[in-house]
RNA sequence: CCGUGCUAGGCGGGGAGGUAGCGGUGCCCUGAACCCGCAAUCCGCUCUAGCGGGGCUGAACUCCCUUCCGAGGGGUCUGGCCCCUGGGGUCGACCCGCCUGGUGCGACGUCGAUGGCCCGGUCCCCGUUGCGGUGUCGGCCCGUGAACCAGGUCAGGUCCGGAAGGAAGCAGCCUUAAGCGGUCACCGGCAGGCGCGGCGGGGUUGCCAGGCCGGAGUCGUGCCGGACGUCAGUCGCCUCGGGGAACCACCUCGACGAAGGGUGCACGG
Numbered sequence: 001c002c003g004u005g006c007u008a009g010g011c012g013g014g015g016a017g018g019u020a021g022c023g024g025u026g027c028c029c030u031g032a033a034c035c036c037g038c039a040a041u042c043c044g045c046u047c048u049a050g051c052g053g054g055g056c057u058g059a060a061c062u063c064c065c066u067u068c069c070g071a072g073g074g075g076u077c078u079g080g081c082c083c084c085u086g087g088g089g090u091c092g093a094c095c096c097g098c099c100u101g102g103u104g105c106g107a108c109g110u111c112g113a114u115g116g117c118c119c120g121g122u123c124c125c126c127g128u129u130g131c132g133g134u135g136u137c138g139g140c141c142c143g144u145g146a147a148c149c150a151g152g153u154c155a156g157g158u159c160c161g162g163a164a165g166g167a168a169g170c171a172g173c174c175u176u177a178a179g180c181g182g183u184c185a186c187c188g189g190c191a192g193g194c195g196c197g198g199c200g201g202g203g204u205u206g207c208c209a210g211g212c213c214g215g216a217g218u219c220g221u222g223c224c225g226g227a228c229g230u231c232a233g234u235c236g237c238c239u240c241g242g243g244g245a246a247c248c249a250c251c252u253c254g255a256c257g258a259a260g261g262g263u264g265c266a267c268g269g
Stems, first nucleotide, its partner, number of pairs: 001269006009057003012030004020046005034054005063262006072253004078249003082244008091236004096229002099226010115213004120208003123203010134191006141182004150175004158167003
């Protein structure tokens, strides 16, 4: 170096998930690579990590290791872009209010504008008072009303007297006091969340009228501009978050493929 025969090994792999961990059945990706039995309410194992049985191939382009490429999968709040959304802040714009300048139109104005002063009315506050009304009390009025300690009249009876006549006086009756009850009106007192006025004092925002000063603008409306303020709202800006499909970045696993390296035994020639 060649031939023959064996053995190790190989006869798919990966991802997620599951599991203390490993592998399988199942799902997904890739690929095309034996058969039978077990298996998610799991099946079988223990870092030598499917178990049991059979078959094919076999030291190589086919086995093992490393590196590269890279389909595909996954990622704990990984980040970015994009979209939606919550809070806070800031200034700006819009909006609103007010002041002011210009301009157009209209109205008023030397028969006196804006403005100022005075007086008055209205208005507000306080005090006081008049009338009415309301409430309450008292009076007046009516009725009732005293065994005795109110009055008048006092039967009977009692007392004084010889008599004539007197005296006191109960009951009854009448009138009344205190008290009790009632009522329209009338008189008076008191009160105030009543009504309308008078008087006095005070207040100044608005409105009205009058007088005086003064001497030319004033008001309304449309447009343009400036300043100030700003409760709230919207947008812009800054910031702190929340949520979301896809894409990208990052991390991770990684099939197929490529490159390199490594790896037996026996016999014969």

The RNA shown here (Bacterial large signal recognition particle RNA) has 269 nucleotides and comes from a Solirubrobacterales bacterium. Rfam family: Bacterial large signal recognition particle RNA. It is annotated as a non-coding RNA gene. The model forms 89% of the base pairs in the Rfam consensus. The source organism's lineage runs through Bacteria, Bacillati, Actinomycetota, Thermoleophilia and Solirubrobacterales. The coordinates come from a structure-prediction model, not an experiment, and the mean pLDDT is 76.